The RNA shown here (Bacterial small signal recognition particle RNA) has 97 nucleotides and comes from Cyanobacteria bacterium K_Offshore_surface_m2_239. It matches the Rfam family "Bacterial small signal recognition particle RNA". By type it is a non-coding RNA gene.
[in-house]
């Protein structure tokens, strides 16, 4: 100087950590301002019978809690893998001085 290896920096992609969020599932959750059903009562009516309606009862949810090999897309420090850039660093190898 060449050529193989390993390695470093930088750059690209892929996975993956943590952290908040938020979405789904799971539980609560309404004396009245949400439904339904409407005891007792009330009110309308000659009457049949209607009418509105606490309570309770279901149901539903503003909210609000635990939680998940679940999904979403943020941020963080910079982790593995691959692959390029020809900068740089070490080895072995060959030539030639």
């Nucleotide at each position: 100087g060449g050529c193989c290896c390993g390695g470093a920096u930088c750059c690209a992609c892929g996975c993956g950590g943590c952290c908040a969020a938020g979405a789904c599932g799971c539980c609560c959750u309404a004396a009245c301002c949400u439904g339904g059903u409407c005891a007792g009562g009330a009110c309308c009516g000659g009457a049949a019978g209607g009418u509105a309606g606490c309570a309770g009862c279901c149901a539903u949810g503003c909210g609000g809690g635990a939680u998940g090999c679940u999904c979403u897309g943020g941020g963080c420090a910079g982790g593995c893998g691959u692959g390029g850039u020809c900068u740089c660093c070490g080895g072995g190898u060959c030539a030639c001085c």